[in-house]
This is a predicted structure of a 78-nucleotide RNA (transfer RNA) from a Gammaproteobacteria bacterium. Its mean pLDDT, the model's own confidence on a scale to 100, is 81. It matches the Rfam family "tRNA". It is annotated as a transfer RNA. Rfam describes the family as follows. Transfer RNA (tRNA) molecules are approximately 80 nucleotides in length.

RNA sequence: CUGGAAGUAGCUCAGCCUGGUCAGAGUCCUCGGCUUGGAACCGAGAUGCCGCUGGUUCGAAUCCAGCCUUCCAGACCA
Repeated sequence: CUGGAAGUAGCUCAGCCUGGUCAGAGUCCUCGGCUUGGAACCGAGAUGCCGCUGGUUCGAAUCCAGCCUUCCAGACCA
């Protein structure tokens, strides 16, 4: 430099194809219940610039363009 994959809650991920109840799951954390106490279990709650910027659209996590970061493969130079 070229090609491909990935980026969404603290962590692991789904949702993207086919735009519209789409801000979600598990886990973690906080509080309460239960228990002699703890774990487990039950209930409730908090946490998000959907990598960034722009575009299309009535409407974008989702489509398009550019850029950034990580990973994989290849090429070039020495």